[in-house]
RNA sequence: GGUUUGGUAGUUAAAGGGUAUAACAUCUAGCUCAUAACUAGGAGAUUGUAGGUUCAAUCCCUGCCCAAACCA
Repeated sequence: GGUUUGGUAGUUAAAGGGUAUAACAUCUAGCUCAUAACUAGGAGAUUGUAGGUUCAAUCCCUGCCCAAACCA
């Protein structure tokens, strides 16, 4: 330098163009002498970035940034 894959909540991952979901973690309450476990509930993301297509984009297209693998 080239090719491919990926970038979404604090972390790990889902999501066929139509309000972005789960687990763990975190917070509150219950339970307990107390902690853990368990039960119930809450909060938490401008989907890497800038544009394009579309009535509508995490999703399709393009540039750029970052990471990994392979080729040279």
Background: A computed fold for a 72-nucleotide RNA from a Sphingobacteriaceae bacterium, annotated as transfer RNA. The RNAcentral record of the sequence draws on ENA. Rfam family: tRNA. By type it is a transfer RNA. Rfam describes the family as follows. Transfer RNA (tRNA) molecules are approximately 80 nucleotides in length. The coordinates come from a structure-prediction model, not an experiment, and the mean pLDDT is 85.